[in-house]
Context: one part of a larger RNA
RNA sequence: AGCUCUUGAAGGAACUAGGCAAACAAGCGAUCGUAACUUCGGGAUAAGAUCUUCCCCUCCAUUUGUUUGAGGGGAUGCAACUAAAGAAUCUCAAGCGACUGUUUAUCAAAAACACAGGUCCCUGCUAAACUCGUAAGAGGAUGUAUAGGGGCCGAGGCCUGACCAGUGCCGGAGUGUUAAUGUUGGAGGUAUACGCCGCAAGGCAUAUGCUUACUGAUUGAAGCCUCUGGUGAACGUCCGCGGUAACUCUGACCGUGUUAAAGUAGCGUAAUCCCUUGCCGCGUAAGUUGCGGCCCGCAUGAAAGGCUUAACGACUUGAGAACUGUCUCCAAGAGCUGCUUGGUGAAAUCGCAAUAGGGGUGAAUAUGCCCCUUUCCUGCGGCUAGACGGAAAGACCCCGGGAGCUUUACUAUAGCCAAAUAUUGAGUUUUGAUGGUAGAUGCGUAGAGUAGGCGGUAGGAUUUGAAGUCCUGGUUUCGGCCAGGGUGGAUCCAACAAUGAAACACCGCUCUUUUGCUGUCUUGAUUCUAACUUCGUUACUCGUCUUUGUUCGCGAUCGAUUCGCGGGUGAAGACGAGUAACGAAGAACAGUGUUUGGUGGGUAGUUUAAGUGGGGCGCUUUUCUCCUAAAAUGUAACGGAGAAGUUUAUAAGGUUGGCUAGCUCCGGAUGGAAAUCGGAGCGAUAGAGCAAAGUCAUAAGCCAGCUUAACUGCAAGGCGGAUAUGCCGCGCAGAUGCGAAAGCAGAACUUAGUGAACCGACCUUGGUUCGUAGAACCGAGGGAGAUUAACAAAUAAAAGUUACCCCGGGGAUAACAGGCUAGUAGAGCCCGCGAGUCCAUAUCAACGGCUCUGUUCGGCACCUCGAUGUCGGCUCAUCACAUCCUGGGACUGUAGAAGGCCCCAAGGGUUCGGCUGUUCGCCGAUUAAAGUGAUUCGUGAGUUGGGUUCAAACCGUCGUGAGACAGGUUGGUCCCUAUCUACCGUAGGCGUCGAGUCUUGAGGAGUGUCGUCCCUAGUACGAGAGGACCGGGAUGAACCAAUCUCUGGUGUACCAAUUGUCCUGCCAAGGGCAUCGUUGGGUAGCUAAGUUGGGACGGGAUAAGAGCUGAAAGCAUCUAAGCUCGAAGCCCACUCCAAGAUUAAGACUCAUUAUUACUCAGGUUAAAGACUAUGACCUUGAUAGGGUGUAGGUGUAAGUCCAGUAAUGGAUUAAGCCGAGCACUACUAAUAUGAGG
Repeated sequence: AGCUCUUGAAGGAACUAGGCAAACAAGCGAUCGUAACUUCGGGAUAAGAUCUUCCCCUCCAUUUGUUUGAGGGGAUGCAACUAAAGAAUCUCAAGCGACUGUUUAUCAAAAACACAGGUCCCUGCUAAACUCGUAAGAGGAUGUAUAGGGGCCGAGGCCUGACCAGUGCCGGAGUGUUAAUGUUGGAGGUAUACGCCGCAAGGCAUAUGCUUACUGAUUGAAGCCUCUGGUGAACGUCCGCGGUAACUCUGACCGUGUUAAAGUAGCGUAAUCCCUUGCCGCGUAAGUUGCGGCCCGCAUGAAAGGCUUAACGACUUGAGAACUGUCUCCAAGAGCUGCUUGGUGAAAUCGCAAUAGGGGUGAAUAUGCCCCUUUCCUGCGGCUAGACGGAAAGACCCCGGGAGCUUUACUAUAGCCAAAUAUUGAGUUUUGAUGGUAGAUGCGUAGAGUAGGCGGUAGGAUUUGAAGUCCUGGUUUCGGCCAGGGUGGAUCCAACAAUGAAACACCGCUCUUUUGCUGUCUUGAUUCUAACUUCGUUACUCGUCUUUGUUCGCGAUCGAUUCGCGGGUGAAGACGAGUAACGAAGAACAGUGUUUGGUGGGUAGUUUAAGUGGGGCGCUUUUCUCCUAAAAUGUAACGGAGAAGUUUAUAAGGUUGGCUAGCUCCGGAUGGAAAUCGGAGCGAUAGAGCAAAGUCAUAAGCCAGCUUAACUGCAAGGCGGAUAUGCCGCGCAGAUGCGAAAGCAGAACUUAGUGAACCGACCUUGGUUCGUAGAACCGAGGGAGAUUAACAAAUAAAAGUUACCCCGGGGAUAACAGGCUAGUAGAGCCCGCGAGUCCAUAUCAACGGCUCUGUUCGGCACCUCGAUGUCGGCUCAUCACAUCCUGGGACUGUAGAAGGCCCCAAGGGUUCGGCUGUUCGCCGAUUAAAGUGAUUCGUGAGUUGGGUUCAAACCGUCGUGAGACAGGUUGGUCCCUAUCUACCGUAGGCGUCGAGUCUUGAGGAGUGUCGUCCCUAGUACGAGAGGACCGGGAUGAACCAAUCUCUGGUGUACCAAUUGUCCUGCCAAGGGCAUCGUUGGGUAGCUAAGUUGGGACGGGAUAAGAGCUGAAAGCAUCUAAGCUCGAAGCCCACUCCAAGAUUAAGACUCAUUAUUACUCAGGUUAAAGACUAUGACCUUGAUAGGGUGUAGGUGUAAGUCCAGUAAUGGAUUAAGCCGAGCACUACUAAUAUGAGG
C1' cells in the first nucleotide's frame, strides 16, 4: 500500500454525474390505528403510536399436562427488542410500460418482446387457407367459421377526425393491346412434269408433291391499358398570402390563390422544441434538473393509435424523513497478502547497451548527435513522470477487396396466375362459321297482278283429278302467294294484247333473303362411363414384430425330454408396402408432362466512375480563343475570362468586274437625338453568320454577272507528334467553271462545330470454300447508325445501405496532440479626429500605421494508423508574468476616505456552496484577493467514467426501403507482478594515512501569507458627512512543525453486564462458539478535533522612483566621473542536510609491533526497525521476561452469613481482577567464544 472487516468526537449528503458504497430504523410478534386515489378488489403490514425480560399472586377462561391467555403486585440492568444469529427503510411527485412473465449464455433486463383484449384480411374441408418437402407424404387436425392461418395495435375508461388524387388490394365493362397454337395466303427452296422464248449459255411461266431460323391475314387467355366503382384499424397524406376592432396588441371578421383533403378531439418547450437555461409560478440562501401553468408545435396528434388511469416495476427523474466516515478530515484496530527467512517456482517482454539533467539540432517532443552542467562503485524497499512503456499488422478516417441487408438498380429464377396441346372418350342441347342437298322467297310507278337476273322455247299442266268451295299449316308489303287434306268432276295457264327499263305456261343456270335435313369446325351448358383421380372391402405376395410347434449345432448343469444362444422350417396374430378383383364417389374436369404469356427482392448473381489541399456535398470530365507562360515551341493548379456540339445552294462557295466604312459638326420640306440629301473634320473607331485573339483597304468588308473546284486519281516536301488521331502542300493526270488573257478554283479571313474498334443493316462487287446447279456464309470498296458528353469509348443491359460488419493496406490521407505559419485572436507602441465645462494626452479614444505573442478559430498535412487512449472532475503539482491580493513608487479631473491609470515587483496567498457531464457561465454567501496562461488543451502502466464514440431500445425529422441525423432520450467490461532513467528512502563496497569522539561549512533544501480591533486621534484634511499617513500594541484566519499533560477517538491478550446454545455429572461458579456474539467503560501506544511553537527583528546590495554634487552643452540636468536613499522581491539572517567538498577539511584522544587501541560476529533487547542499519545491555549485569509494590482501568469477585414465597437485595468489600506505564528485585535468559585489526 491492497483486499476483507471493527469502532469513531462535532457536524450530517456539505461528497458525487448520481446517497455509489456503507450505515440506520422497523421487524408476517401483540394491542390500537391507518390518507389521497380507486377498476370498490385494492391502496395496506399504508403511515403512525404503545408494549415485549425475570419473579410471585388471583380467579375467570383454556389444556391430557402449573400449559396458554387476561388482570394485579414486585425485581435487576446503560440497555427488557425473539438482547446472539436470521429477518421489508419509509413517504411525496413525474415519465414510460397496464399487470405476472421473456430477452442480447459471456459489457445492454429496459421504456424492448410477449400478454389478455381490439380490429382488418384469407379460409366452406374427398385435397381449407397456410407451412415443410423434388415427390410420396406430413403438419394444420382425428379440428370445421364461437374453427384455423396472417397483419397491425396492445388491460380497463373516453375516443379514434378529413382525404381514394398517387401506390396497393378487391370488383365491373371494353370494336384497345397481347404469346405459343390452329387455319389460310404470300415469298423462298427443292423434286417431278410439261410449256414458251432463245443459235447457245440461259431466261420466263404453270401444275403437283415435299419443305422453310421468312412473312401477311385470321383465331387466341390471363396480364397490361382505358373507362367506371369500392377500399385507410391498406402504403400513406393532412397549405399559403394580404387586410381588418374608439391607446397599443391581437384578429372573431373580410378578400384571394392552390389542393385529393387543407391536422378535428386531445395533448404540448414533451423520451418529440433548433433558437433554449423560452416566459410566469412553486420548491432552495442560491435550481441548465424537477413540478404546475402558458403555446410562436424548427419538426405533436388519433390502432407505426390519441388522451387518461387504480394496481404493479432490481426501469428513468426530482424532493423529503430517518441514517450514517460519502464528505469537512481523517484516526485507531483485526485478519490475509506485500516485507524477511526456508522450500517450490511461471509469464508477457527483450536490435545492441558502458541506459543522467538543461539548452540546441534533427523525419519538426533525444539516455544514445553538439555544447554546458552534474555525477565514487553496487544492492534492497518504495513510487509511477518518461522510455512517443507492454498487450492487439487501428475497430475511427481514406484506398483496394469482400460480405449482410434493401428497393419502382440490371439480369435471371422457385412459386403462383393464364392459354394451347398430350394423356382424352361417348351422347344431348346450344352459339357461330362454312359446305352439300331439298324447298320457299323476291310487291317503287305503270300494268289484270307480289315482274330477282340471264338464257332456251311455243306450248304446258290436268281422270295419276282442272276450276270452284271447305279445313289445316307456313309466309306476308295484309293485296296475296305456297304446301297438305276433304269435297268437286273438266277445265286452267301461257302465247296474243296492254303496260313497263324488263313479261313467269314450261325448262336450264344463278342471285338475295330464308326453311328443313345433313357434313366439318367451333362456343357454352348438361348427361354418361371406360381412361384418369380418391376411398373402402376381399384375396394373394413380400417385409418387420410378437406368441408358439418342430429340428440341428454350441454352451451350461450332479442329473433331467432342464436352461441359454444361434441357424433351418411350420402355424397364428398385428402392422406396413405392392399387385389383382369387386364396390363407392368424382370424372374427361382435375392431376401430370411439354410449349407459351404474365406476375414474381420469395431466391440468386452482379453493378452502383474518377478528379478532389482527407473524404462527402458542390463542381468538373471532349473541343476552340486569350491571359497566367518567364519575347522559339511547350508548360500545371478546384488559377483568371469567354465560347462550341453549327450554319450557308434564294450562297455566306468559285471566278470576273466594280465600290468603301463609321462617327462628329454645319446646312436643308414634312423629319424629331437618330431615315434620305449636300458640305467639312477625324481616319478603320466600321464590317468580316457566331467567342476571343491574330488578320484584312491590293481589301478577307460591300454590290453585280456567269457559275459548281463544296471535283476524281495521286502526291515531292514539311509541321506536329509516345502511339493513334491531327495539319499544310509544290507538282502530275482526267474532267470542269470564270476570265480577253495572265491566271484562279480540290469550299467558307484563320483557329471550334466532334467519336476508335466491334456489331448488324444498306449500296456496289466477287477473291475463297464446296462434286454439279442454285444458294448461303464470308470477304473487298462505299457512305449511314453513338449527349459511347465519365467525350482514347469496361456490358446489348445496372441503384442504394451497413452503428451487425469483415479482410488487405496507408501516417501516400482526415479526427487528438506536437510542428511550421500567423489570416483570425490576444498584447504593446506611433499618429491624435474627438469626448472630457475650458483643455488631445487625469481618463477614454475614431480613421489609419508599426511591432510582438504563439492562448482562440483556422491554413499546411511534416513524425506517429504492425495504436501517440479522447472532454470534464479528483489527486499531485512545476513554471511564465501581460500582477487578482499583499509590498514600493510617478501622475491624477489625488482635500480626507475611497478610487483611476501607469512603472517596479513572481516571496507567499488566491474560499465554500445551488444548477448543469460540463470547461465556461449564472446565482447565494464570504474574502486582502477569489489572477491570466503554459506544461501531449500537465497528470487514466495515478483514479473516475457523468459526456462524447460500438452492439439494445424509444421519439421527432429525412428516406419507397435497408437505414440516416455535431437532433433528443434510457442502458451499456477502463488490463498490466516496474527492466532502465527520474524521484523518495535505506544499506553494502572502496577511497579519504590505523581508530574513536567532537566540530567547521563549500554547497543544497525548507520557511517566506494576510486580516480585524485598539492607541496615536475623532487628530491632520474637510462646509459637513466623513476621516487618515507615519508609529505603537492586542488578537485572529489559513498554513507548517513538534507533542499527548489536558479534551477526546481507537484500544480484537483489561474490567464488567447480558442473549442463545454446548460442555465441566447436577446446583452454584466457570469455559467454548455465535462479527471482538452483543452492550457499557477503558491503561500504554498511535492520534486530532486537543496542546505548544513558528513566520519575526535586523544587516548588506538593488528595482521603479527620490535626491546631492556635477560637466559634456559658461545655463539647466539624479549621471557622463563621484556620492546618498529606496520594496513582501535578491544576498545574509532563522531551521534542516551536508567533507564522495576525490579540493575527500579541522580539533582532541588512543594505538604504534602488542593479537594493542578498536571493530565485527554471537546473545538479551528498544521510545529503532521492511531487511539491513541505529541505540541500550551481556553477571564488575536491571537488557527482556518473571516476581513484589504502585499509578491507572473496571466497579463492590467467589465463598459464607442474613432478609425475602421468589426474582433479588444486604454484609464481609472500594472488593476482586488487570496488556503494554513507573519503581524495586537476579528468580529465568543475556553462557562460552570466534574473526578482523
This is a predicted structure of a 1237-nucleotide part of an RNA (large-subunit ribosomal RNA, half B) from a Minisyncoccota bacterium. The prediction has a mean pLDDT of 81. The organism belongs to Minisyncoccota, within Bacteria. The full RNA is in RNAcentral, with records from ENA. It matches the Rfam family "Bacterial large subunit ribosomal RNA". Gene Ontology terms of the family: structural constituent of ribosome and ribosome.